A computed fold for a 72-nucleotide RNA from a Candidatus Microgenomates bacterium, annotated as transfer RNA. It matches the Rfam family "tRNA". Its family is annotated with triplet codon-amino acid adaptor activity in the Gene Ontology. The family's RNA type in Rfam is transfer RNA.
RNA sequence: GUCCUUGUAGUUCAAUGGAUAGAAUAGACCCGUCCUAAGGGUUAGAUGGGGGUUCGAUUCCCUCCAGGGACA
Numbered sequence: 001g002u003c004c005u006u007g008u009a010g011u012u013c014a015a016u017g018g019a020u021a022g023a024a025u026a027g028a029c030c031c032g033u034c035c036u037a038a039g040g041g042u043u044a045g046a047u048g049g050g051g052g053u054u055c056g057a058u059u060c061c062c063u064c065c066a067g068g069g070a071c072a
């Protein structure tokens, strides 16, 4: 330099054009206990930036940014 791939919650992952973007774990509060833990209940939290297509975009297209890989 060219090509491929990934980017969603603090972390690990779902969601292949349409529901309030869902789960585990971590966090907060409460119950629980003599205290702590286990366990139970409640709760906050996310689509890398910009643009385009579409009635509608996490999803499709372009570009940029960041990580990984192949070739030179």
Stems, first nucleotide, its partner, number of pairs: 001071007010025004018055001027043005048064005
Background
The sequence was found in a public genome assembly. Model confidence (mean pLDDT): 82 of 100.